[in-house]
Context: one part of a larger RNA
RNA sequence: UGUAGGAUACUUGAGAGGAGCUGUCCUUAGUACGAGAGGACCGGGAUGGACACACCUCUGGUGUACCAGUUGUUCCGCCAGGAGCAGCGCUGGGUAGCUAUGUGUGGACGGGAUAAACGCUGAAAGCAUCUAAGCGUGAAGCCUCCCUCAAAACAAGGUAUCCCUAUCAGAGCCGUGGAAGACCACCACGUUGAUAGGCUGGAUGUGGAAGGGUAGUAAUACCUGUAGCUAACCAGUACUAAUUGCUCGAUUGG
Numbered sequence: 001u002g003u004a005g006g007a008u009a010c011u012u013g014a015g016a017g018g019a020g021c022u023g024u025c026c027u028u029a030g031u032a033c034g035a036g037a038g039g040a041c042c043g044g045g046a047u048g049g050a051c052a053c054a055c056c057u058c059u060g061g062u063g064u065a066c067c068a069g070u071u072g073u074u075c076c077g078c079c080a081g082g083a084g085c086a087g088c089g090c091u092g093g094g095u096a097g098c099u100a101u102g103u104g105u106g107g108a109c110g111g112g113a114u115a116a117a118c119g120c121u122g123a124a125a126g127c128a129u130c131u132a133a134g135c136g137u138g139a140a141g142c143c144u145c146c147c148u149c150a151a152a153a154c155a156a157g158g159u160a161u162c163c164c165u166a167u168c169a170g171a172g173c174c175g176u177g178g179a180a181g182a183c184c185a186c187c188a189c190g191u192u193g194a195u196a197g198g199c200u201g202g203a204u205g206u207g208g209a210a211g212g213g214u215a216g217u218a219a220u221a222c223c224u225g226u227a228g229c230u231a232a233c234c235a236g237u238a239c240u241a242a243u244u245g246c247u248c249g250a251u252u253g254g
Base pairs, nucleotide, nucleotide: 001152005163006162007161008160009159010158011157015149016148017147018146021049022048023047024046025045026044027043033038051106052105053104054103055102059100060099061098062097066093067092068091069090070089071086072085073084074083075082076081110144111143112142117137118136119135120134170248171247172246173245174190175189176188177187178186195241196240197239198237199236200235201234202233205229206228211224212223213222214221215220
């Protein structure tokens, strides 16, 4: 831009893509078969490998805005307590998120038409013959069934609802943000408000803060005290910021 009025939702599926794998064990059954050695078809069940998709409850990884320990040095006048720099200085842990080596799920079942092959009826050719007419069975393969995209499928589809002559239906600008994202887009919210920050409570992590007291010459230990601190997590709460507004939007339809 189109889809011959303008919108908002929900859809159909022409077509396209994905997937399609396989081992071992148990049972049937030491049965059928076979002199024996050996040893099934068919059917039922269990458990794996590789691959794919999703997820983070568990097991781990990362986690340079969390906690603790610690070395050197500079500074905060000194002590104590801290801060900067040294690869996050180094070391031990670790929330959210993201992750695999972790967890879950999948290939199926079924239907249709067939290949090789196996048949029924059956003439040409009084017989015979699966074939010439006709009718069946039959594969991980083909078309479906399963998953994803999909009406620019220009034959541009369908359903429901809303809107009527200067603005409504609706959308955008702007702002607060996001398990969305390069930008754009998408999604949530904008005071009739929990969108983000803050605050409060909780969870989680760290592992027992500072100050004070007691014991000890001291290092240090214990008590106050499961202490103090705690990112991205979960709730609550309008304290802060989403203010006020502006623009587009039908005129071939009715």
Annotation:
This is a predicted structure of a 254-nucleotide part of an RNA (large-subunit ribosomal RNA, domain VI) from an Alphaproteobacteria bacterium. Taxonomically the source falls in Alphaproteobacteria (Bacteria, Pseudomonadati, Pseudomonadota). Its Rfam family is "Bacterial large subunit ribosomal RNA". Gene Ontology terms of the family: structural constituent of ribosome and ribosome. RNAcentral holds the full RNA, with entries from ENA.